Notes
Model confidence (mean pLDDT): 83 of 100. Predicted 3D model of a 1492-nucleotide RNA (small-subunit ribosomal RNA) from an uncultured bacterium.

């Protein structure tokens, strides 16, 4: 510090996710030791048991017992125990310490001040003096009684530092008077005087100097200590104030003791703290009130910081103590281990009544994912009491449990290659585990055993921890390693299993038979006594942006204005000092954190020192800037004045054209409407046309990216009223300005209300069409509405998708309004300036597109708004509205994207250009018939398999009777029909014969090896064993190879350069041209490659070479046959060459490329044909040509035999053949090819047969021999018929091949003589030696050709042209497509699940309110009753207690509302789901442009 994820790819926006650190944690697996820490986060749930607050005899009066001793009359007494234990009175403490975080949004906490003009403070310290006198009770105890108990009542006795009265009073308090610092001023205040009120307690030790009694003591003296009244300090506490301290505005108004005053009460103290009276205030948008949440801080975690989150342990503060209320005592409490009352709960009970409060330490139950011992000790530190010893102390010090955290240590170290064994893997060679182990040498930290043995315990004593730490001896490598991960992010890979199953997953995503992603194993990586997972918080996230974001199109500018609060604001001078800056002072507790030292062996941990704690307060100073006061200025702003421009607004009047309607005339059969029609109108006279009239609405031309207005918006003309802007010149005011939350106003269309109006248009509606349907688009009608007046509504893609203001920053060119200058007779023209409105464009900016003085540039200022998509602008709530609805505006849940701009493709019922037998123009067909053949389907035991739009279907198959053959039935074999290796035996194998069988198989007989160094070897057969063979079994979606197709279409790319952030672009586009990305020109491109073309073959012309098997012009012979001699001239053959290149001429073109025409030429513009197929597309075809991975079968899915099947047949389709006839059929005689094939062959010729063919047989391994045409042409016949057409089908008889023609071959002869008379919709081929037509040959092959591949003969028609159909190429455009239109995608319905709204209601909680009841208790009153201290001779009084009454008052009750949950028949929409249903709305002009 970043990374993954939207796309085919890119840039951006934007969310989601990950890597880091942390934890009072929990869970899973694992677990050696030690140190230091930490340990109920949940039920402030309930608690058994023990302990956690007592102490003082030096305040006081009482006062045992056990036991021991002595005596005894044996009943007991006395002494010690002992003034002990013990309780009681009294004092101090119990308000500390310890726990918890329920409540609390508060002066609760933090910080800084105040309370010195509103306070208190026990114990402690300092100072000052004083301390006198009297009195009456009472607990304990004893006696009696009540009660189960807890406890209580009565009588009697007694003491005090317990209680009470009087005296005294430096201070103190109260009252009155006096005085009036400080302060702007007043008053509680202060000074002084007078009067009144108010204290006490002793104890212990020592001593006899004084006094008193006199052994010695005391009331004496002395020491210590305590007490009382005052003053001061310290400590602690109370109260007040400034500032800071959570969320929600879908909480906007709250408040009656409320705010203030006066008087009184109350308190330690101010105060509505309380009461009475008076006034009507107080708080709030700078967020009151209300709901909800929460103890606050020091800190802790994270972060670069700013921040964000947090509030365990430790420290400070607060609050609470079963729940609620109350006071008492006290220095202090409204009191955790005190009291009273009420409530809930638990326990005891004799049923009458009582007892209790672990949020102290342990511990129990419950809850929960989860959190420890009913331990030791007061030795240390600290606390309470005491004079002290001492006692108490679950505070505390320690130990125990827990890897809960941090830190440290160990599980060995060095050497050790045959790279052992084993494991894993393998291409079988090896690789890896791996110096790892074994083995050798060495060491002993921890654990174990044995010995010694502490303290930071101080000034003496005292050790729970603890026989612990530590030191030392011994033995043995001995007792001590796991967890997670290994597709990318992210370090680390293989094998097997599984087969969209099981499963994984933080995100992207893996898994459908070769999974580095699941499970296991080996290996590897990471960390290590731990490792992973889960949860939470911060970070990354600049993803709430103060530091540090945005708002044209990604989310986001309010529809527009006026203006309140607020924010911001021009020049000069001067004062102040709030902000600001500087210095100083105080504070910011300690701990923590940081830096530097030190102590535990180190570290964690602990100790010390330092800086810091960014803050707050006070004092002093500075005066630039902001602020503020005063004075002033004119440039911002405004006012007056002159002038012109304008669909600016309001309301009134008025005009012509057009539509419609009415009346009348002319006139006749249609009009109207559409893609085509129909509905509709019209013979009752329409449409058309002429004249007259009515009525409403809108204003052609001018008219213009012209004008005006804030926006919405505004358009005939005229006058009236009225707003704003602009230009010029000056005069005046003197910052009066900008923006603007709320607020107020305006605000298209549609809609609503009331009343008018209504020509045209036109939702709804009706009809006609279209359509599968058509509740649409089209047509004919047509009502609201559109118009006017008044009133609502308040929204729009209200858009420049761009808030307002100010200043600055190159230019160019239009246009509207005004001014100035120059020039002119004048109008133009030209120059310049202000205001508006457009276009282009630099810098700059932007993700890009683009913007660019009218900014989206550079700055300042104010306002609105945004923070992933969906849910949703929805629900609920409140507000507005007559309604429709508007405005404000969530959540649950769900997804990993949604989106912007640009790029390359693909596509379009987008556009442009161009090509092609693509259409058109023609010729011949197919589709109808019969047959052949292939396919589908059906059938079958099997009808083997594959091929499937073009690009499957006379295709694989260049030829299924057996074989082929893969299929079926039956039979047979199992190392096999075939290959290699091993062992044994034999000498064969082959062939022939016989038997058997359906056949194979099997059996028998005969015949029968080679070499040799004689060991054997080779070869062959038989038998055996196992490795293996074998598979036309599966997967063409695991593959190679081959092939088809787009397409012989003209395209497809690269290097360098340039442009772009980038994907990419450029080149390859453009202007021409071509069959062509062919060529030329231009150009930020310049070149190159694969394609095109050419080179190759063939054909067309010529030359040359060579003439046998070919040829014969001339010569000779001839049996007349190139037959022979002879010759290669010609034909021909097959080698080598020539030839054609737009080379020449003319026109066009850009002086180009090229094109048109011509000449010459056998051939003319690639001459014709072929071979040749770029990058790629279709998961195209083929595992059955072959090869091959993986899977499967192995007495069978292998091999083999016979027979059958592939040849079936209601049917459908493709491709062909033959025809339907006269351009023909039949018959007669007679011509002309090319290219091929041939020895298991072609076979002349002769002969036989009607013929297929048979027999004999020459020649030929072929330019030699053989096979060789038909149509045509010729002369006849048929005469338009189902025929002398056509030949299917069938019968009979033959021929050939072959083991074998039944299923199932071909041919011949005779006989038979079907459909068919030119073919519906639709559809195919072909542009010249082509179509059409005629035959011939070949391959396959024993035989079988209408198929296929070739060959030659005869030999046409037509092409105006590119509008349309199909396919293709280039450019451009749109796109929501990229699996690329066979794309994408919307909504209803049906089904399942999920969350949520409404809902008659039901139910729970909560805070208040009103009323009732009214405990304890304070306060007040008091007539009843009781009464020791004081007064009084007494009676009695004062004072007090109890009782009673009153106010207040918790819980409780009743009531109606508020708020928050839960639940509810039913219901609404939403989301998500596998491949459901119906349509086709959107994306292309999406087929009616889309959208608001």
């Nucleotide at each position: 510090a970043g990374a993954g994820u939207u796309u085919g790819a890119u840039c951006c926006u934007g969310g989601c996710u990950c890597a880091g650190a942390a934890c009072g944690a929990a869970c899973g697996c694992u677990g050696g030791c030690g140190g230091c820490g930490u340990g109920c986060u949940u039920a402030a749930c309930a608690c058994a048991u023990g302990c956690a607050a007592g102490u003082c005899g030096a305040a006081c009066g009482c006062g045992a017992a056990a036991g021991g001793g002595a005596c005894u009359u044996c009943g007991g007494u006395c002494c010690c125990g002992a003034g002990u234990a013990g309780a009681g009175u009294g004092g101090c403490g119990c308000a500390c310490g310890g726990g918890u975080g329920a409540g609390u949004a508060g002066c609760g906490c933090g910080u800084a001040a105040g309370u010195a003009a509103a306070u208190c403070u026990a114990c402690c310290c300092c100072c000052u003096g004083u301390a006198u006198u009297c009195g009456g009770a009472u607990a304990c105890c004893c006696c009696a009684c009540c009660g189960a108990a807890a406890g209580g009542u009565g009588a009697g006795c007694u003491a005090a530092u317990a209680c009470c009265g009087g005296a005294u009073a430096c201070g103190u308090u109260u009252a009155u008077c006096u005085u009036g610092a400080u302060g702007c001023g007043a008053a509680u205040g202060a000074u002084g005087a007078u009067a009144a009120a108010g204290a006490a307690a002793g104890g212990u030790g020592g001593c006899c100097u004084c006094u008193u009694c006199u052994u010695g003591a005391a009331a004496g003296c002395u020491a210590c200590u305590g007490u009382a009244c005052a003053g001061g300090g310290a400590c602690g506490a109370g109260c007040u104030u400034g500032c800071g301290u959570a969320c929600c505005a879908u909480u906007a108004g709250c408040u009656a003791g409320u705010u203030g005053g006066u008087a009184g009460g109350g308190u330690a103290a101010c105060g509505g703290c309380c009461u009475a009276c008076c006034a009507a205030g107080g708080c709030u948008a700078c967020g009151a009130u209300g709901u909800c949440u929460a103890g606050g801080g020091g800190u802790u975690c994270u972060g670069a910081g700013a921040g964000g989150a947090u509030g365990a342990u430790c420290c400070c503060c607060c609050a609470c103590a079963c729940u609620g209320g109350u006071a008492c005592u006290g220095a202090g409490a409204c009191a955790c281990g005190g009291a009273c009352c009420a409530g809930a709960c638990u326990c005891c009970u004799a049923c009458g009544g009582g007892a209790g409060g672990c949020a102290g330490c342990a511990g129990u139950g419950a809850g929960g994912a989860a959190u420890a011992u009913u331990g030791c000790g007061c030795a240390a530190u600290g606390g309470g009491g005491g004079a002290a010893a001492c006692c108490c102390u679950g505070a505390c010090g320690c130990a125990g449990c827990a890897a809960c955290g941090c830190c440290g240590c160990g599980u060995g170290a060095a050497g050790g290659a045959u790279g052992a064994a084993g494991g894993u893997u393998u291409u079988c060679g090896g690789a890896u585990u791996g110096u790892a182990a074994a083995c050798u040498u060495c060491u002993u930290u921890g654990a174990u055993c044995a010995g010694g043995g502490a303290a930071u315990a101080a000034g003496c004593u005292u050790g729970a921890c603890g026989g612990u730490a530590c030191c030392c001896c011994a033995a043995a490598a001995a007792c001590a390693a796991g967890c997670c991960a290994c597709g990318g992010c992210u370090a680390a890979c293989u094998a097997c299993g599984u087969g969209c199953c099981a499963g994984c997953a933080g995100c992207c995503g893996c898994g459908g038979u070769a999974a580095u992603a699941c499970g296991u194993a080996g290996g590897u990586g990471g960390c290590g006594a731990g490792c992973g997972u889960u949860g939470u918080c911060c970070g990354g996230a600049a993803u709430u942006a103060c530091u540090g974001g945005g708002u044209g199109u990604a989310a986001a500018g309010g529809g527009c204005g006026u203006g309140u609060a607020g924010g911001c604001g021009g020049g000069a001078a001067u004062g102040c000092a709030a902000g600001u800056c500087a210095g100083a002072u105080g504070u910011g507790a300690a701990a923590u954190g940081c830096c530097g030292a030190g102590g535990c062996u180190u570290a964690a941990c602990c100790u010390c020192g330092g800086a810091g704690c960014u803050g707050c307060a006070u004092c002093u100073g500075a005066a630039a800037c902001u602020g503020u006061g005063u004075u002033u200025c004119u440039u911002g702003a405004g006012u007056g004045u002159c002038g012109g421009a304008g669909a600016g607004g309001a309301a009134a009047g008025u005009g012509g054209a057009a539509u419609u309607c009415c009346c009348a005339g002319u006139g006749u059969a249609g009009c109207g409407g559409u893609g085509a029609a129909a509905u509709g109108c019209g013979u009752a006279g329409a449409u058309a046309u002429u004249g007259g009239g009515a009525g409403g609405a809108a204003c052609a031309c001018c008219g213009g990216u012209g004008g005006c207005g804030a926006a919405g918006g505004c358009g005939g003309c005229u006058a009236u009223c009225u707003g704003g802007a602009c230009c010029g010149a000056u005069a005046c005011u003197g910052a009066c300005g900008c923006u603007g939350a709320g607020a107020c106003g305006c605000g298209a269309a549609a809609g609503c209300g009331u009343g008018g109006g209504g020509a045209g248009c036109a939702a709804a509606c009706a009809g006609g069409a279209u359509u599968a349907g058509a509740u649409a688009c089209c047509c004919u009608g047509g009502u609201a509405g559109u118009c006017c007046a008044c009133g609502c509504c308040g929204u729009a893609a209200a858009c420049g998708a761009u808030g307002g203001g100010u200043a600055c920053u190159a230019g160019g060119u239009g246009u509207a309004g005004g001014g100035g200058g120059u020039a002119u007779c004048g109008a133009c023209c030209c120059c310049u300036u202000c205001u508006g409105u457009g276009c282009c464009g630099c810098a700059g900016u932007u993700a890009a597109c683009g913007c660019a003085a009218u900014a989206a540039g550079c700055a300042c200022u104010c306002c609105g708004c945004c923070u992933g998509g969906g849910g949703a602008g929805u629900a609920c709530g409140g507000c507005c509205g007559c309604a429709a609805g508007g405005g404000u505006g969530a959540a649950a849940c769900u997804c990993a994207a949604a989106g912007g701009a640009a790029u390359u493709g693909a596509c379009g019922g987008g556009g442009g250009c161009c090509c092609g037998c693509a259409c058109a123009a023609g010729c011949a067909g197919c589709g109808g018939a019969g047959c052949a053949u292939g396919u589908g389907g059906u059938u079958u035991a099997a009808u083997u398999c594959g091929a499937a739009g073009c690009a499957a279907c006379g295709c694989g198959a260049a030829g299924a009777a057996c074989c082929u053959u893969a299929c079926c039935a039956a039979g047979a074999c199992u190392u096999g029909a075939c290959a290699u290796c091993c062992c044994u035996c034999u000498g064969a194998c082959c062939c022939a014969u016989u038997c058997u069988u359906a056949a194979u198989c099997g059996a028998a007989u005969g015949c029968u090896c080679u070499c040799u160094u004689c060991g054997g070897a080779g070869c062959a057969g038989a038998g055996g064993u196992g490795a293996c063979a074998g598979g036309u079994g599966g997967u063409g979606c695991a593959u190679g190879g081959u092939u088809g197709u787009c397409g012989u279409c003209a395209g497809c790319u690269c290097g360098u350069g340039u442009c772009g952030u980038g994907a990419g672009a450029u080149g390859u586009u453009g202007g021409g041209u071509u069959a062509a990305g062919u060529c030329c020109c231009g150009c930020a491109a310049c070149g190159a490659g694969c394609g095109c073309a050419a080179c190759c073959c063939u054909u067309g012309u010529c030359a040359u070479u060579a003439g046998u098997u070919g040829c014969c012009a001339g010569c000779a012979g001839u049996u007349c046959g190139g037959c022979u001699g002879g010759g290669c001239a010609c034909u021909c053959u097959a080698g080598u060459g020539a030839g054609a290149c737009u080379g020449c001429c003319g026109g066009g073109g850009a002086u180009a490329a090229c094109u048109c025409g011509g000449a010459g030429g056998a051939a003319g513009g690639u001459g014709g044909g072929g071979a040749u197929g770029a990058c790629g597309u279709c998961a195209a075809a083929u595992c059955a040509u072959c090869a091959u991975g993986c899977c499967c079968c192995u007495u069978a899915u292998g091999u083999u035999u016979u027979g059958g099947g592939c040849u079936a047949c209601a049917c459908a389709c493709g491709u062909g053949c033959u025809a339907c006839a006269a351009u023909g059929g039949c018959a007669u005689a007679u011509a002309c090819a090319a290219a091929g094939a041939g020895c298991a062959g072609c076979g002349a010729c002769a002969u036989c047969g009607c013929g297929a063919g048979g027999u004999g047989a020459a020649g030929c391994g072929a330019a030699u021999c053989c096979u060789c045409a038909a149509a045509a042409a010729u002369a006849g016949u048929c005469c338009c018929a189902g025929u002398u057409c056509a030949g299917a089908u069938u019968g009979u008889g033959g021929g050939c091949u072959g083991c074998a023609a039944c299923c199932c071959g071909c041919c011949c002869a005779c006989a038979u003589g079907a459909a068919g008379u030119c073919g519906g919709a639709a559809u195919u081929g072909c542009u010249a030696g082509u179509a059409a037509u005629g035959g011939c040959a070949g391959g396959u092959c024993a035989g079988c050709a209408u198929a296929c591949u070739g060959c030659c003969g005869u030999g046409a028609a037509u092409a105006c042209g590119u509008u349309c159909c199909c396919g293709g190429g280039c450019c451009u455009u749109g796109u929501a497509c990229a699996c690329a239109c066979c794309g994408c995608c919307c909504g209803u319905c049906a089904c399942a699940c999920c969350a949520u709204g409404a809902g008659a209601g039901u139910u729970g909680g909560u805070a208040a309110c009103a009323c009732c009841c009214g405990a304890a208790g304070u306060c007040a009153g008091u007539a009843g009753u009781c009464u020791a201290a004081c007064c009084g001779c007494a009676a009695g009084g004062a004072g007090g207690g109890c009782g009673c009454u009153g106010c207040c008052g918790a819980a409780g009750g009743u009531g109606g509302g508020g708020c928050c949950g839960a639940u509810g028949a039913u219901u609404g929409g939403g989301g998500u789901g596998a491949a459901g249903u119906c349509g086709u709305a959107a994306c292309a002009a999406g087929g009616u442009a889309a959208c608001c």
RNAcentral holds the sequence, with entries from ENA.